The prediction has a mean pLDDT of 75.
This is a predicted complex of two RNAs, RNase P RNA and transfer RNA, with 440 nucleotides together.
Rfam match: Bacterial RNase P class A. Its family is annotated with tRNA processing, ribonuclease P activity and dimeric ribonuclease P complex in the Gene Ontology.

RNA sequence: CCGGCAUGGCCGUGCUAUCGACUUCAGCUGCUUUGCGGCUGCGGUAGGAAAGUCCGGACAGCACAGGGCAACGCACCACCUAACGGGUGGGUUCCGUUCUGCGGAAACAGAGAGUGCCACAGAAAAUAACUACCCCUCACGGGGAAAAGGUGAAAAUGUGGGGUAAGAGCCCACGGUGGAGGCUGGUAACAGUCAUCACGGGUAAACCUUGCGUGCUGAAAUGCCAUGUAUACGGUUGUUUGAGGGCUGCCCGCCCGAUGACCGAGGGUAGGCAGAUACAGGCGGUCAGCGAUGGCCGUCGCAGAUAAAUGAUAGCAACCCGUUGCAAAACGGGUACAGAAUCCGGCUUACAGGCGUGCCGGGUGA
RNA sequence: GGUCCUAUAGCUCAGUUGGUUAGAGCAUCUGACUCAUAAUCAGAGGGUCCCUGGUUCAAGCCCAGGUGGGACCA
Repeated sequence: CCGGCAUGGCCGUGCUAUCGACUUCAGCUGCUUUGCGGCUGCGGUAGGAAAGUCCGGACAGCACAGGGCAACGCACCACCUAACGGGUGGGUUCCGUUCUGCGGAAACAGAGAGUGCCACAGAAAAUAACUACCCCUCACGGGGAAAAGGUGAAAAUGUGGGGUAAGAGCCCACGGUGGAGGCUGGUAACAGUCAUCACGGGUAAACCUUGCGUGCUGAAAUGCCAUGUAUACGGUUGUUUGAGGGCUGCCCGCCCGAUGACCGAGGGUAGGCAGAUACAGGCGGUCAGCGAUGGCCGUCGCAGAUAAAUGAUAGCAACCCGUUGCAAAACGGGUACAGAAUCCGGCUUACAGGCGUGCCGGGUGA
Repeated sequence: GGUCCUAUAGCUCAGUUGGUUAGAGCAUCUGACUCAUAAUCAGAGGGUCCCUGGUUCAAGCCCAGGUGGGACCA
């Protein structure tokens, strides 16, 4: 320098002119004057995911006393954080490799609490015995044993020795896995080491057990103003012997409850304000920390629409692709994914092109 | 804006505690019956179980993400 893979760190078209849309502020002005409207001017006007609505909060409401059961979520350790199923750092296991260092992945509590399941094949799928082996017997048969074979995804602690009728953790040595314990290091997970005990599988993204946590609803929440209206009518049921309800799974309990509740069938309104845009805010510096992150200082004000604005046209520039061409260049085409709707922190998914970082391969020069 | 459900043959649906080759009805095709058609009888074909990944020996079923369709709430 070229090519490939990974990562998802950063950016994700720019400028000018003309014409528009929404909006803060200022000025002028009109009206039915705490306000609304019109005109003019200076500013501002989508995103890294605004998306999916998958987690977590802020905020708001629900007549939130309390108790029990159920349901759901999470699951190595420490830390960060408003909080989290997120993040950072570490541990363990697995995979790759240049082989002991680096890189990557992990829904990573418990199968030695219990229950269930493990198709087909196989003797047997969890207290196993078909063939083969050993002993007794002429034989049938009986007994022993679990080393070999075969089946399967999975078959009863590996290797060597002793031992025996044959064998076997039956015994021994070195290992493997696991339990409880001591010592050392570490905040801890855990690692190392010492002695001891046990060894009869898998599945918890099967039920379950253990520990921790969770009230429900969701900006169409909610508060207020305005407008309009029919307690039409019909049916069922009920009034202290209580229908029904209290947005919440069930029970107890508590509370509300008669101008009632439910069903059918109708009438009317569907406008406005607040919530709602200044905060876990952005940017820069500095300090603490391995880091996520936090403290302090400075500076900035950065969409607020409501059927929904953030756009259109033209020119130039930038980048990519194709064709022609030795080249310079010319011509043509393209520039993704996608668009706020109460706000914020994450995760996941989509994404043309460019930059960065890491790894691998090849080439060239010193 | 929010909450929830669902996807299996051309259509409508089953599919149990994950297990051997995924079924049923209608439709289609072939044959029989009939002079012929329908009905009926017999048989056959037809499946990326919406997609991708994971757990497991094994996935239509369990888990995660995505896609399409539908319902409800002022």